[in-house]
RNA sequence: AUACCGAAAAGGCAAACUCAUCGAAAGACGUGGGCACAAAGCCACGGGUCUGAAGCUUGGCGCAAGCCAUGUCAACCCCGAUUCAAUC
Numbered sequence: 001a002u003a004c005c006g007a008a009a010a011g012g013c014a015a016a017c018u019c020a021u022c023g024a025a026a027g028a029c030g031u032g033g034g035c036a037c038a039a040a041g042c043c044a045c046g047g048g049u050c051u052g053a054a055g056c057u058u059g060g061c062g063c064a065a066g067c068c069a070u071g072u073c074a075a076c077c078c079c080g081a082u083u084c085a086a087u088c
Base pairs, nucleotide, nucleotide: 001087002086006084012037017032019030021028022027042080046077047076048073050071055067056066057065058064059063
């Protein structure tokens, strides 16, 4: 410098599930755990996912349904910068 290619080597990370906390929920943080990951590290600009509190609408009206993100997901894709091994 390359980020095409790459074994889980040294390390890193941590699915499902468990416990605890926060939250309306999705989910997040911590704990135990280990499915996997070559960016499964960061980033919510763009596309998309999930939830539906508040709000609005409807109805058979202290109930239900629908719409809806300002909430969420980076282990959905894309974008951006950074980076281990390896090669030059």
c-di-GMP-I riboswitch aptamer from a Chloroflexota bacterium, 88 nucleotides, folded computationally. The prediction has a mean pLDDT of 79. RNAcentral holds the sequence, with entries from Ribocentre. NCBI's taxonomy places the organism under Bacteria, Bacillati, Chloroflexota.